[in-house]
Molecule: c-di-GMP-I riboswitch aptamer
Organism: Anaerolinea sp.
């Protein structure tokens, strides 16, 4: 210098849950916590999954109106929202061991 990570050391990270805050939600942030993680570091690029505010469509009701229009509610579709601790890809890296 390169390759690899069975076991060990230092150091790191932090699942569920609870509390507080943000958000329509998924989810995110902080504190406690510690299930796990050798890339569980970074990037939503491809796939996958989650959500559905807005938008579009349908239905119901009400008001207006009488050639209809608007609003509330319900349902359906949809990512431009979210997850890198789901998989792949790209980039980068500490300590040690072999």
């Nucleotide at each position: 210098a390169c390759u690899u990570c069975c076991g060990a050391a230092a150091g790191g990270u932090a699942a569920a849950a609870u509390c507080a805050g943000g958000g329509a939600a998924a989810c995110c942030u902080g504190a406690u916590g510690g299930c796990g993680c050798a890339a569980a570091g970074u990037c939503a690029u491809g796939g996958a999954u989650c959500u559905a505010a807005a938008a579009u469509c349908a239905c119901c009701a009400a008001a207006u109106a009488u050639u209809u229009u608007u609003u509330c509610g319900u349902g359906a579709u949809c990512a431009a929202g979210a997850u890198c601790g789901c998989c792949a890809g790209a980039c980068u890296a500490c300590c040690g061991a072999a």